This is a predicted structure of a 70-nucleotide RNA (transfer RNA) from Allocoprococcus comes.
Model confidence (mean pLDDT): 82 of 100.
Taxonomically the source falls in Allocoprococcus (Bacteria, Bacillota, Clostridia, Lachnospirales).
[in-house]
RNA sequence: GGGUAAUAGCUCAAUGGCAGAGCAUCAGACUUUGACUCUGAUAGUUUGGGUUCGAUUCCCAAUUACCCCG
Repeated sequence: GGGUAAUAGCUCAAUGGCAGAGCAUCAGACUUUGACUCUGAUAGUUUGGGUUCGAUUCCCAAUUACCCCG
């Protein structure tokens, strides 16, 4: 100098139009108790601007991590 990534506690989705799943956590049901199973709940778009009626998504800059070139 160039590129990739950043979304829930973790791993990952999401054609510019209500942000989701699995695991985990909590509560309840079941069970003599626990485990399993079932039901429900909690919880998030790295930061700052811009475009747009509307941005996780498009544009610019920054931060962090990784990779490549020198």